[in-house]
RNA sequence: GGGGGAAUAGUUCAGUCAGGUAGAACAGCGGUCUCCAAAACCGUCAACGAGGGUUCAAAUCCUUCUUCCCCCGCCA
Numbered sequence: 001g002g003g004g005g006a007a008u009a010g011u012u013c014a015g016u017c018a019g020g021u022a023g024a025a026c027a028g029c030g031g032u033c034u035c036c037a038a039a040a041c042c043g044u045c046a047a048c049g050a051g052g053g054u055u056c057a058a059a060u061c062c063u064u065c066u067u068c069c070c071c072c073g074c075c076a
């Protein structure tokens, strides 16, 4: 330099194909239970990497950028 992939909650991941209410588990916090705690159960908390475009409507489509991973090439 060329090609491909990834970025969504504190963590690990769905959702993108086919635009239409943003989800799950674990963690945290509160409660029930318990002599206390753990476990279990109930509740709660919190997110679409950034800018622009298309659209009535964008996590999803287009575009530019940022960060990370993989492959190929070049120089030494």
Stems, first nucleotide, its partner, number of pairs: 001072007010026004020056001028044005049065005
A computed fold for a 76-nucleotide RNA from Desulforudis sp., annotated as transfer RNA. The organism belongs to Desulforudis, within Bacteria. Its Rfam family is "tRNA". About the family: Transfer RNA (tRNA) molecules are approximately 80 nucleotides in length.